């Protein structure tokens, strides 16, 4: 200097006008204050809150799934350990359990699992048959360890040496997952649990339109009051019904009000720890809606992109956009910065 990995960061600025919205002040004309994001999105786990159900318990269903650790918890962070890619930084992994049991393995192919025999290989006998064998061939994503040798009629771990594995004991190392050495057993009988299942641990429901608190009108109940009156029932007497003002009660509807935003909040610095994190001291923190508002020009300056020798001139700025909060994940995003690492190459 070239590639290449891994990790933060910013999301124009400053002014001048017009215009939305709470609030707060008005002299009812206005006037101050404040007024989105790094994802406010997706709504995909996770809690905080509140209400229902509630003595506790399991059964069903669901979800998590290496191995400590971190956390309010997590399907989320961190360190590690296995496998796997990559010369390396490093990245990938739904990473328990296939000898508890069932099922499944398209096509080819003799055979897809208590093995099986298409060609070949030796044996017998009489063309054709019968029997042995699992070394070669062929198929397939997958075929019952590999080389060599002993041995056989031809062959096999049938036996033997080295060599991979697997599994038993023992010793060391680690908190663990694992790892390392020795030593025995010829044990080498397949994959698949985003199949059923086993096993280990977690999980009641619904959601701020949650849910509390006041509480008009009309209805409705309950008492005193007043009435001998109207109205109705049959013409009329009697009887029954119905009608008034106040006053309190209940549940509550519209309507208000609160939940509502200083929180598992951010930042330095410092001590712990490898980290994630936690702890302590100082500091900072002005959306809160009616599901509604947070916009637009113009000027300069910065940035990038074309033009031009310059001066400058033309053009461009994304995704997205609260509505109880939080802690993660995933997705989206014009542009631009810094930063740790490997690798090649070159120079001193």
């Nucleotide at each position: 200097g070239a590639g290449g990995u891994c990790g933060g960061c910013c999301a124009g600025g400053c002014g001048g006008c017009c215009g939305c919205g709470u609030c707060a002040c008005u002299u009812c004309g206005g006037u101050g204050c404040c007024g989105a994001g790094g994802a406010a999105c997706g709504u995909c786990c996770g809690g905080g809150c509140u209400c229902c159900u509630c003595a506790g318990a399991g059964c069903a269903g669901g979800g998590u799934g290496g191995u400590g650790g971190g956390u309010a918890a997590c399907a989320c962070c961190c360190a590690c350990c296995c496998g796997g890619a990559g010369u390396a930084a490093u990245c990938c992994g739904c990473g328990a359990g296939a000898u508890a049991g069932u099922g499944c393995c398209a096509c080819a192919g003799a055979a897809a699992a208590u093995a099986g025999a298409c060609c070949g290989c030796c044996c017998c006998c009489u063309c054709g048959g019968g029997g042995g064998u699992a070394a070669g061939g062929g198929u397939g994503a997958a075929a019952a360890g590999g080389u060599g040798g002993u041995g056989u009629a031809a062959g096999a771990g049938a036996c033997c040496a080295c060599c991979a594995g697997a599994g038993g004991u023992g010793c060391g190392g680690g908190u663990g997952a694992c790892c390392g050495c020795a030593u025995c057993u010829g044990c080498u009988u397949g994959g698949u649990a985003a199949a059923c299942c086993u096993c280990a641990c977690c999980c009641g429901g619904a959601g701020c339109a949650a849910g509390a608190c006041c509480a008009a009108a009309c209805a409705g109940g309950u008492g005193u009051c007043g009435a001998u009156u109207a109205g109705g029932u049959u013409g009329c007497u009697c009887g029954c019904c119905u009608a008034g003002a106040c006053a309190c009660c209940g549940g509550g509807u519209a309507g208000g009000u609160c939940g509502c935003u200083a929180g598992a909040g951010g930042g330095u610095u410092g001590u712990g720890g490898c980290a994630a994190c936690a702890c302590a001291a100082c500091c900072c923190c002005g959306a809160g809606a009616g599901a509604g508002a947070u916009g637009g020009u113009c000027g300069c300056c910065a940035c990038c992109a074309g033009g031009g020798c310059a001066a400058c001139c033309u053009g461009g700025g994304a995704c997205a956009g609260a509505a109880c909060c939080c802690g993660g994940c995933g997705u989206a995003u014009c542009g631009g910065c810094c930063g740790g690492c490997c690798u090649c190459u070159u120079u001193a």

The RNA shown here (Bacterial RNase P class A) has 348 nucleotides and comes from Pontimonas sp. RNAcentral holds the sequence, with entries from ENA. Its Rfam family is "Bacterial RNase P class A". It is annotated as a ribozyme. A source record names the gene rnpB.